[in-house]
Context: one part of a larger RNA
RNA sequence: ACGCUGGCGGCAGGCUUACACAUGCAAGUCGAGCGGAAACGAGAAUAGCUUGCUAUUCGGCGUCGAGCGGCGGACGGGUGAGUAAUGCUUGGGAAUAUGCCAUAGGGUGGGGGACAACAGUUGGAAACGACUGCUAAUACCGCAUAACGUCUUCGGACCAAAGGAGGGGAUCUUCGGACCUUUCGCCUUUUGAUUAGCCCAAGUGAGAUUAGCUAGUUGGUGGGGUAAAGGCCUACCAAGGCGACGAUCUCUAGCUGGUUUGAGAGGAUGAUCAGCCACACUGGGACUGAGACACGGCCCAGACUCCUACGGGAGGCAGCAGUGGGGAAUAUUGCACAAUGGGGGAAACCCUGAUGCAGCCAUGCCGCGUGUGUGAAGAAGGCCUUCGGGUUGUAAAGCACUUUCAGUUGUGAGGAAAGGGAUGUAGUUAAUACCUGCAUUCUGUGACGUUAGCAACAGAAGAAGCACCGGCUAACUCCGUGCCAGCAGCCGCGGUAAUACGGAGGGUGCGAGCGUUAAUC
Numbered sequence: 001a002c003g004c005u006g007g008c009g010g011c012a013g014g015c016u017u018a019c020a021c022a023u024g025c026a027a028g029u030c031g032a033g034c035g036g037a038a039a040c041g042a043g044a045a046u047a048g049c050u051u052g053c054u055a056u057u058c059g060g061c062g063u064c065g066a067g068c069g070g071c072g073g074a075c076g077g078g079u080g081a082g083u084a085a086u087g088c089u090u091g092g093g094a095a096u097a098u099g100c101c102a103u104a105g106g107g108u109g110g111g112g113g114a115c116a117a118c119a120g121u122u123g124g125a126a127a128c129g130a131c132u133g134c135u136a137a138u139a140c141c142g143c144a145u146a147a148c149g150u151c152u153u154c155g156g157a158c159c160a161a162a163g164g165a166g167g168g169g170a171u172c173u174u175c176g177g178a179c180c181u182u183u184c185g186c187c188u189u190u191u192g193a194u195u196a197g198c199c200c201a202a203g204u205g206a207g208a209u210u211a212g213c214u215a216g217u218u219g220g221u222g223g224g225g226u227a228a229a230g231g232c233c234u235a236c237c238a239a240g241g242c243g244a245c246g247a248u249c250u251c252u253a254g255c256u257g258g259u260u261u262g263a264g265a266g267g268a269u270g271a272u273c274a275g276c277c278a279c280a281c282u283g284g285g286a287c288u289g290a291g292a293c294a295c296g297g298c299c300c301a302g303a304c305u306c307c308u309a310c311g312g313g314a315g316g317c318a319g320c321a322g323u324g325g326g327g328a329a330u331a332u333u334g335c336a337c338a339a340u341g342g343g344g345g346a347a348a349c350c351c352u353g354a355u356g357c358a359g360c361c362a363u364g365c366c367g368c369g370u371g372u373g374u375g376a377a378g379a380a381g382g383c384c385u386u387c388g389g390g391u392u393g394u395a396a397a398g399c400a401c402u403u404u405c406a407g408u409u410g411u412g413a414g415g416a417a418a419g420g421g422a423u424g425u426a427g428u429u430a431a432u433a434c435c436u437g438c439a440u441u442c443u444g445u446g447a448c449g450u451u452a453g454c455a456a457c458a459g460a461a462g463a464a465g466c467a468c469c470g471g472c473u474a475a476c477u478c479c480g481u482g483c484c485a486g487c488a489g490c491c492g493c494g495g496u497a498a499u500a501c502g503g504a505g506g507g508u509g510c511g512a513g514c515g516u517u518a519a520u521c
Stems, first nucleotide, its partner, number of pairs: 001516004007368006013361002015326001019324003023321003028071003033068002036064002040062002043058007078279003087204007096196002101192002104189005109143001111141002118133006149158003163184006171178002205251003212242003217239008254276004258269004281302005304315004332358001334357003340354001341352004371401004381392004405462001407457005415448001419443009465510005470491003476505005486493002
């Protein structure tokens, strides 16, 4: 997987065609970086009046679409096509980088010009643009400063930055603020941690009906390139390098921890879970970035699908569900961010098909139940019979009990810690502001969920099948059939008395499963 059958629960697991995919969702977030205000809400003002509504205005307030900017989209999730070694496993190594995080030192001065948004004009069926004008910044670019940083011919040379938010007593003020302070940032350097890149050795399938393979090939020098060693690339020079200890070629294959079998040695295997690798419609390429040559980014080519006004455009489920196809065969277009974890954020919080849960499937493992005791007239019925009886069989009925599980009703933990408010206290500070830490107290968040558990109620009430019975192999008689129909794993049964075919009664084995098929030891 298939056939027959099927009560409950727990824990797991659940495409073979890397075939094609409708639809929805799976990566966002920050207004405490910025100019702002499309939408919603509260409020204020004005007007109308039906006196509580309507309209307009006001970024000033909560907030916030689109835009600039920052961080994250390199994690998490999927698949195993390719890859027999640029992989994996184990053990070593030196010539490296590392956003966020921790640690320690230093700095954070003064300027400039743009581009979106927006407004206007305009092209196009659309996708999407074009032109003109305006504007901000933690966007961009000079200048200054420059070491315990980099380079160095050891003389020296060179390299940076950005501000935001909260609070505030003096002083100044163009009434914006300056200034002070706290905090989050920014720049540069040190050390660390983490992560990643690279090199070496050994191990890691089959075929010799594959015996020779190799020109950037092997090494050197100069140069280039990289974060970094290196023919990694290039020019020149030398002629090397690998190979029966199996090179090269062909076929097959992701590798491992493990899994399974076995007393072990060994064999087989690589589902779930975990580590590594590779891939993302097919092939190629780079950009950005700390990190990619990037599954839900970009460009080119190709195949396919879709839209089109025929000029041109759009797409990529090997994410989660789901559809078609294929197949012996594998599930819901579910709920929630309550928990754990991740991204962003000062935080509240937002996002998260990761995850937590639920649904379906006896697919597997485990547990429980389908009653218990009594009951001989050994009832009736069935089957067999030597017709006496035997057997089904204490089995049933009857009588007496029990109520697990399912059912109904109620009760009811734990998974919750955070977060928010208040008070006190300590640190910081000019400050009894702010902010942060601690303590107390109040409040407060559950998808699962009709949760687990517990209690009550009712009644034996709702719950047993499957295969086999010639020998191997536990379990026998009758009837039917008559080398027919059929059985069969092997030996073999069946041609008129078949324990071997089909049915019945009885029995044996296992049991919510039992058989068959296939594979492995």
Overview
This is a predicted structure of a 521-nucleotide part of an RNA (small-subunit ribosomal RNA, 5' domain) from an uncultured bacterium. Its Rfam family is "Bacterial small subunit ribosomal RNA". The prediction has a mean pLDDT of 87.